[in-house]
This is a predicted structure of a 76-nucleotide RNA (c-di-GMP-I riboswitch aptamer) from a marine sediment metagenome. Its Rfam family is "c-di-GMP-I riboswitch aptamer". Its family is annotated with cyclic-di-GMP binding in the Gene Ontology. Rfam describes the family as follows. GEMM was predicted in a large-scale screen for bacterial structured RNA regulatory elements. Its mean pLDDT, the model's own confidence on a scale to 100, is 85.
RNA sequence: GACAAGAGCAAACCACGGGCAACUGUGGGGCGCAAAGCCGCGGAUCGUCAGGCACGACGAUAGCCAGGCUGCCGAA
Numbered sequence: 001g002a003c004a005a006g007a008g009c010a011a012a013c014c015a016c017g018g019g020c021a022a023c024u025g026u027g028g029g030g031c032g033c034a035a036a037g038c039c040g041c042g043g044a045u046c047g048u049c050a051g052g053c054a055c056g057a058c059g060a061u062a063g064c065c066a067g068g069c070u071g072c073c074g075a076a
Base pairs, nucleotide, nucleotide: 001073008033009032013028014027015026016025017024018023031063037069038068039067042065043064044061045060046059047058048057049056
C1' cells in the first nucleotide's frame, strides 16, 4: 500500500458438538480484513463465584484498542 499479481483468512447465519455462562471446535456460508498470522504481559468489554456496596478471584474476547514478533508482492 496499487482499479497490480499469486495466494490467505473468514462476519452474520445454519448443522453437529464442548462449556454454568461469556464464548468456542468442526463443516457449510462470506460480512469483511494489507497482517482478520501468532502472543491474554497493558487497557477495555463480557461471563461465573462471592457480595449491602466497593474490592477481589477465575474465565472469555487477538475480527475492541494498544504493544511485541513473524509473513506475501513490489507500482507510486